[in-house]
RNA sequence: GCCGCCAUCGUCUAGUGGCCUAGGACAUCACGUUCUCAAUGUGAAGAUCGCGGGUUCAAAUCCCGCUGGCGGUA
Numbered sequence: 001g002c003c004g005c006c007a008u009c010g011u012c013u014a015g016u017g018g019c020c021u022a023g024g025a026c027a028u029c030a031c032g033u034u035c036u037c038a039a040u041g042u043g044a045a046g047a048u049c050g051c052g053g054g055u056u057c058a059a060a061u062c063c064c065g066c067u068g069g070c071g072g073u074a
Base pairs, nucleotide, nucleotide: 001073002072003071004070005069006068007067010026011025012024013023018057028044029043030042031041032040050066051065052064053063054062
């Protein structure tokens, strides 16, 4: 250089055009329980889906480019 795969809450992840102003786990915060902590129960906050553009009535989802990561190849 060329080819392929990946990028979604702090972390790991679900999602495969409309039921998604995005669900779950852990972590965080508040409250209950406890003499206190841990454990446990209830609740809360947290991602406009890497960036830009396009297709569509409608895009996290399809297409193109860019950026970053991983793998393959001479």